Predicted 3D model of a 1498-nucleotide RNA (small-subunit ribosomal RNA) from an anaerobic digester metagenome.
Its mean pLDDT, the model's own confidence on a scale to 100, is 84.
Its Rfam family is "Bacterial small subunit ribosomal RNA". Rfam links the family to the GO terms structural constituent of ribosome and ribosome.
[in-house]
RNA sequence: AGAGUUUGAUCCUGGCUCAGGAUGAACGCUGGCGGCGUGCCUAAUACAUGCAAGUCGAGCGCACUACUUCGGUGGUGAGCGGCGAACGGGUGAGUAACACGUAGGUAACAUGUCCAUACGACGAGGAUAACGGUUGGAAACGACUGCUAAGACUGGAUAGGAAUAUUUGAGGCAUCUUAGAUAUUUUAAAGGACUCAUGAGUACGCGUAUGGGGUGACCUGCGGCGCAUUAGCUAGUUGGUAGGGUAGAGGCCUACCAAGGCGAUGAUGCGUAGCCGGACUGAGAGGUUGAACGGCCACAUUGGGACUGAGACACGGCCCAGACUCCUACGGGAGGCAGCAGUAGGGAAUUUUCGGCAAUGGGGGGAACCCUGACCGAGCAACGCCGCGUGAAUGAUGAAAUACUUCGGUAUGUAAAGUUCUUUUAUUAGGGAAGAAUGGCUAGUGGAAAAGCUAGAGUGACGGUACCUAAUGAAUAAGCCCCGGCUAACUAUGUGCCAGCAGCCGCGGUAAUACAUAGGGGGCAAGCGUUAUCCGGAAUUAUUGGGCGUAAAGGGUGCGUAGGCGGUAUGUUAAGUUUAAGGUAUAAGCUCAUGGCUCAACCAUGGGAGGCUUUAGAAACUGGCAUGCUAGAGUGCAGUAGAGGCAAGUGGAAUUCCAUGUGUAGCGGUAAAAUGCGUAAAUAUAUGGAGGAACACCAGUGGCGAAGGCGGCUUGCUGGGCUGUAACUGACGCUGAGGCACGAAAGCGUGGGGAGCAAACAGGAUUAGAUACCCUGGUAGUCCACGCCGUAAACGAUGAGUACUAAGUGUUGGGGUAGCCCAGUGCUGAAGUUAACGUAAUAAGUACUCCGCCUGAGUAGUACGUGCGCAAGCAUGAAACUCAAAUGAAUUGACGGGACCACGCACAAGCGGUGGAUCAUGUUGUUUAAUUCGAGGAUACGCGAAGAACCUUACCAGGUCUUGACAUACCAUGCAAAGCUAUAGAGAUAUAGUGGAGGUUAACAUGGAUACAGGUGGUGCAUGGUUGUCGUCAGCUCGUGUCGUGAGAUGUUGGGUUAAGUCCCGCAACGAGCGCAACCCCUGCUAUUAGUUGCUAACAUUUCGGAUGAGCACUCUAAUGGGACCGCCCGUUACAAGCGGGAGGAAGGUGGGGACGACGUCAAAUCAUCAUGCCCUUUAUGAUCUGGGCUACACACGUGCUACAAUGGAUGGUACAGAGAGCAGCGAAGCUGUGAAGUGAAGCGAAUCUCACAAAGCCAUUCUCAGUUCGGAUUGUAGUCUGCAACUCGACUACAUGAAGUCGGAAUCGCUAGUAAUCGCGAAUCAGAAUGUCGCGGUGAAUGCGUUCCCGGGCCUUGUACACACCGCCCGUCACACCACGAAAGUCGGCAACACCCGAAGCCGGUGACUCAACUCGUAAGAGGGAGAGCCGUUGAAGGUGGGGUUGGUAAUUGGGGUGAAGUCGUAACAAGGUAUCCGUACCGGAAGGUGCGGAUG
Repeated sequence: AGAGUUUGAUCCUGGCUCAGGAUGAACGCUGGCGGCGUGCCUAAUACAUGCAAGUCGAGCGCACUACUUCGGUGGUGAGCGGCGAACGGGUGAGUAACACGUAGGUAACAUGUCCAUACGACGAGGAUAACGGUUGGAAACGACUGCUAAGACUGGAUAGGAAUAUUUGAGGCAUCUUAGAUAUUUUAAAGGACUCAUGAGUACGCGUAUGGGGUGACCUGCGGCGCAUUAGCUAGUUGGUAGGGUAGAGGCCUACCAAGGCGAUGAUGCGUAGCCGGACUGAGAGGUUGAACGGCCACAUUGGGACUGAGACACGGCCCAGACUCCUACGGGAGGCAGCAGUAGGGAAUUUUCGGCAAUGGGGGGAACCCUGACCGAGCAACGCCGCGUGAAUGAUGAAAUACUUCGGUAUGUAAAGUUCUUUUAUUAGGGAAGAAUGGCUAGUGGAAAAGCUAGAGUGACGGUACCUAAUGAAUAAGCCCCGGCUAACUAUGUGCCAGCAGCCGCGGUAAUACAUAGGGGGCAAGCGUUAUCCGGAAUUAUUGGGCGUAAAGGGUGCGUAGGCGGUAUGUUAAGUUUAAGGUAUAAGCUCAUGGCUCAACCAUGGGAGGCUUUAGAAACUGGCAUGCUAGAGUGCAGUAGAGGCAAGUGGAAUUCCAUGUGUAGCGGUAAAAUGCGUAAAUAUAUGGAGGAACACCAGUGGCGAAGGCGGCUUGCUGGGCUGUAACUGACGCUGAGGCACGAAAGCGUGGGGAGCAAACAGGAUUAGAUACCCUGGUAGUCCACGCCGUAAACGAUGAGUACUAAGUGUUGGGGUAGCCCAGUGCUGAAGUUAACGUAAUAAGUACUCCGCCUGAGUAGUACGUGCGCAAGCAUGAAACUCAAAUGAAUUGACGGGACCACGCACAAGCGGUGGAUCAUGUUGUUUAAUUCGAGGAUACGCGAAGAACCUUACCAGGUCUUGACAUACCAUGCAAAGCUAUAGAGAUAUAGUGGAGGUUAACAUGGAUACAGGUGGUGCAUGGUUGUCGUCAGCUCGUGUCGUGAGAUGUUGGGUUAAGUCCCGCAACGAGCGCAACCCCUGCUAUUAGUUGCUAACAUUUCGGAUGAGCACUCUAAUGGGACCGCCCGUUACAAGCGGGAGGAAGGUGGGGACGACGUCAAAUCAUCAUGCCCUUUAUGAUCUGGGCUACACACGUGCUACAAUGGAUGGUACAGAGAGCAGCGAAGCUGUGAAGUGAAGCGAAUCUCACAAAGCCAUUCUCAGUUCGGAUUGUAGUCUGCAACUCGACUACAUGAAGUCGGAAUCGCUAGUAAUCGCGAAUCAGAAUGUCGCGGUGAAUGCGUUCCCGGGCCUUGUACACACCGCCCGUCACACCACGAAAGUCGGCAACACCCGAAGCCGGUGACUCAACUCGUAAGAGGGAGAGCCGUUGAAGGUGGGGUUGGUAAUUGGGGUGAAGUCGUAACAAGGUAUCCGUACCGGAAGGUGCGGAUG
C1' cells in the first nucleotide's frame, strides 16, 4: 500500500465483499510447564448458611469468675457513657442534569478528629439504665414499682467570642471587610491514669478564641446523544418589595405588586444513556467505547419521611405504605447479599460456602491489643499477554510402508532405523530465601524525669514456595486450519445440480485442484479455527478530503427578512490573531531514558506531551469606533429599439350555419372501403346575412420579458433595458433559511359564450381479438369575467453575483470621421478542463462569496403523521423486506418492418417443370414378436445404401457354445487336419467311416489353466479423422509506427475501377501473411517426335471389305512445345488504373469446363466406414444356426418415371456418335424359339475380339380428336433367366385384361449457350435385381427493358435497453406458494400528566382542661416558668374514581409490495419496435395501455 465483483471487452460512477488490528468474549477440535493479569456484559431476579463494625475498665456502677501476702491483682458478661458506624466494600437501575469534565467565584458558607498559638477548667444540683420485686405476651417485646454511678444530664460564676445600635481611621467590588471606642443582650468546661510524692511533672481527655490543613456545600462560563413526521412552552411561571427558612445566596417558601420569562444559535416533548482520566482503531483529523485500575455522581426490595450527628435524609439505623418470603398459640411478629464466598433461576457465557491479619491501610484504645471477606495470599478457568519446552549432531541400501505413475519411476525423505551426544522441562532426593520495618520487651546510653540513640531476643498466611545442587534417562510433552481466484499451498479415488460447499465471485448435471476421503503441500503453533461486536481499508458524509450538463444531485421564477460575506484612505481600539511568562491539567496510562525480576510480559525512578485560564507586550490582517474618497451601486440629463404588461376600440381573409338564385346525381372519405350527407335537390357555384375563434405573407439560431410566456391595426395607462454624458449621493453592495408574489397545459366553482377543433361516447372499417392506430359523427373542454389549483422533459436537464483567461466569424440595438467601443444573441475553435461525449469570455476554465441539493438499486415519491386545497391532489416524506448489482459515456459486433452503394437465375423477361393421375423410391405416422440403426428448415427425405429372397443384418422368435467365431502368450498330447461319405437333427452340431503332406525349428489340430478375446452396447455435448453449409462470397489478419486513459482505431476508410481487399490515385501510415488471380487437368488452333491394333492421299493387288503390299502425307492416338498479353490502333477517363470500339487471329479481354474452399459460424453430421478416452457388459449387450423381419398400410410429405397425345401413336425402310466395360468375364457367326432366351463355341486380358442394331432424325404408309390405334397401371394364364432356394419377396417374355389421367388450386423449382429442352448409349455396385446415381455423345432454342420490389450475402453509415447477439430483450393484469409491511369493527397492555376522593408516617403551625425529677417562690401543700402526651390544621406517599393524551401488542377482513427453472392473456418499451418516445394533467379500458390539451428531444 490494496484486491475481487456490473461489461463481449473498456473507462468512469457506485454499492457489496476480503486481506489488518482489537475483545471482560462464547462455540468446535486439541492441550506440556511457568510468570503477570483478568473472570455474571443476561434477571437493579429471588436468596438457604457462615462471615463482612466494632472498640474503650486509663469515664461509670453492677453481676460472675481466677489468683492472693487478704492490702489487692487479673479476666468475662450485659448495661450507662464516649468515639466509630456518613469510611472502607458493591452496583449502574435512575439521571440529558451544574450529573460529569474543565476553568473560575463565594465580600453568600459549614467543618468532628488533626496541626500551631493563646488562655482556661470555679462552684452546686436532681435523676436514670443496669440490678431487685410484681406482672402482660406464644414470641418479638414490654408495663408498674424500688435502689444506684459517671467524663451522662441541669442551673449559676468568669473569660474570650457573637449579635444589635452609634462612631473614628484604613482598605475594597455596590451590599461590605478590618483596627479601635461606647451601650445593650447572650454564651464555657470533666475528669480519670501513671511517676515521685510538701507539691509538682508526664501523656491522654475537656472548654473558649484565632490561624492552618484537609473535607464538604452553593453559584457561574464553556464542552460532550438522536428525532422537527416533537413548534410553540411556562402560573411560583419571570421580576420586584417585605417576611420566613437555611451553615449559606436564591421563588427555596409565603403575602402583595408588575406581566413577564424561554424558543429556529432548536425551547417543550419523546427515545436512549451513569460522566470522565482513559481503552481500541487510525498516518493524522476523526470514529467507536467507558470491563479491570483511578476521580466524581447516583442507588441499596419499591415509594415516601424525618431523627441522631461535625457529617446521612444513612447498603449490614429508625418510622409509614406496597409487593414478596418466613414464624405464629391467628391475637401478632420477623426480613432485605447491587459486601465476601455460595444457591436457584435466566443465559452462548463468567470461579472456592479457602488461608491469614505476616505486610499495606482503616476503626477503637494511653498502650498491649481487639476488629477488619478492605487487603495480602492460595484454589479453579489456555480467558488474555509474555517466556520456555516437546531434543541436538550425524546418517542413502535414498529401507519398509503408503500415495501417485507414462510402469521406467517419483514423492513422503535425512525423515525413520542406526551411531554419537545433551538434560531445559517433568520425576525423585538434598539444601533453601528476600518480603521483617516498627511497636512492645530486655540491656546499655542519655536526660531532673521523659523524649531520643545503640544492641539483642522474638514476629511469615503465602511455604519447605521461589531459587540452588544431585540422580536416572530421549526419557514425560503437537495440534488446528487451509490448499479455484482474492490468498501461501495439487494430485488420486468416490459422488453425479444428488449429497454437499460458500466471506465475495461462485463450485456440483460421469474425467470436480471448489463436495467427501486419502496421499502430499502451505500457514500458525499450546494453541488453531468459527461466530459476534468495534475501528480500519471507506476520499463510501469528504474540516484535513467528494460532488450536482448526460452517472444520485440546481429549488419553476423573482422580491425580500434574519443570517453569512463585503471597495478604498487615515486615526484609534485590542474582541479574533500572535509573542513571553505564571497557574492548573490527581495518580495510573501514553511516550523517551535508565534501572529491577536469568529475558520478556510485569514493575520502579526521572523527563515530555495536551486543553483551559491569568498577566504583560505587538498591531500587519479580520472585527469594533470615528472621519474621509469615488473605481462598486444608485440618481439626474440627452437619445434609442422592442410580439414587455393591462384596458378599450377596430379590420380583412378563411371555416361553419341561414336565406335566395343557377344546376343535377351524386358528394364525402380511404391503402381499399363502409358508416355519413343527398331527388324533401346535396356536393359545386353566385349573392346577401349571422356568429365565434384565430391573426397568412412580413418572420429571421430576429426582438422583449425574472420565469411561465408574448405576434392583425389604432388609442390610453404602465414596467424594465441599452447607449452617451459625468452634474449629484458616497459602499447605500452581493447572496438569501423561513416568508411573500408570479407561475404553461389540464382540472375545479359561479355566470356568459360556443364557429372550428375535440377527451368521453356512438357508428363504420382493420384484426385471431382491436376497449387502438384509419374514417364518419360528437359532449365536456378549448373562448370571456371573477375565484381556486400550484404542477410539467417548468430544460441550457447547467442557481445567483464579481473578477481574470488566445483568436476568427454572422447577426440585433446604440455610439464613433476611421481603426474601433459598449450591450445582447449565434457559430467555429486555442489553452485549460472532462469518465468520455463535449464545453470553451453566454465556461462545464481559473478563483472568491452566499443559497439549494446528492450519498447503491428496488420497495417509493409509496405508507403513516402533519399542513394546504371545494375536489382532483400538492408539499413534507420513511421503514420492514429483497438484490449484488442498478447507472453514465464510449468501443467492437449482431440486428432493424433505418438510410446509401454495388452484386447473385434474387426479381424481372423467357423456356421447361413440380403441386392434380398411375407407378417407382425415400420419409413421417401407425402397426408389429421385429418392422435394426442413423440423417430432420435452408445444410434430412432415389440421404448412409455403387443395388435387404438366404448371406448382407446390426432387428425378432426358437435351438446351441462359454478362453470362446477372431489375436498373443503357457503346458500336455500327436497321424490325429481340411475334404468326402453315412446316420440323427430345421440346422448349428454330434457320432462313425474314409481320407492323407496343412503341420512336426510343431506356425497345424485337440484338451487344460490364466492373463484376456469380443461388443453395429452408451456418450459426435469427452475426441481424432472425414464431411455439409454460409460460399468460390471477397473477405480475414499480423509486424512496426501513429492516435486514444482504455476497449480499440488507423492500415482495410475516401475518389475511380474490377469477377475480385483486382488495380490506380489520394491519405499517419509503411510493409507483410492467409484468401482472389496465376501455377495443375480436360477442351478449342498449331508445330515437332512416334506410326500398331489406328489411317489411306499417291502407287500396286483385290474375293471390293484399308482386305493385302506399301506408305505415315491426312484423320487419330499421346508426349513435348508454341499461341492471348489490353500486346497494336482509335476514343474516353485525371497524362493513372481501367473501360468502349476496331484490326489481326483458331481463340479477345479470367476463351469454355474442372480440381482447388481464407479467418471462422452452426457444441452442424458421423463412436454404425475407421481410430479412440471414459462408462457398461463377460454361460452374455459376445459367438453360432434355422425361420421371420427391414418389402407391413387408413393416411401425409419429398424426389422421380410414364402419360394425358397429331411438333403425336403405329408399321416398314434408311443415316450418323462418343465414352466406357470384359477371364468365376464379354461372348461373335450359325441354328431353334412369336419372345424372354436356349444351343453353340470362334475371337479377345482387348485402338485388333465381344458387349454393340445408337435414338431422336430422314423417307413412306396409316390413324383423325375419341378416354381413342392416346395412356399404360392392375389382374389372369403360360413361360425364360439367375440362384441351395424366387411363398412371404426378383427381373424379364408372350397372350389376354386396359384403371386413373383430357396439362393440373393455393403455392413452388431449375436454367443465360453448345446452356435449357429433347434423344438414346455406357459404367459402377452386382449371382440376379434401376424410373436411382455417375458418365457419354446426338439434335438444339427463347429471353435479359432493367434493379422499384421478394430472397441471400458484401462495403460504408445510423439507432439500439441486444452480446446465448431479434428464434434477442422485455411490460402489466390474472392464477399458485411463501415473506415482511399498511388499513381495520374491536380487544389487551405500558407511560406521563390533569381533576376530584381518601389520606399513613413525619416535619411545621396551633392548641394543650391531661402529664412532668432538676430552675424560681414556698416550711409544706401547692403555684409559676418550661417541657411533653393527646387533639386540630397545612403538606403529604401509596390507593381509588373519571374523561382525555401518547405509545405498544393482537385481530375477522382488506390493500398494495417483494420473492419464486420451465402456468394464463396479450405485446406496451428497446430499431422509425412496426401509431417516434417521454413529462404534467384529464377521461376511458381485462392488462400492458389508448386518446385529448400543452410541453421536451433524451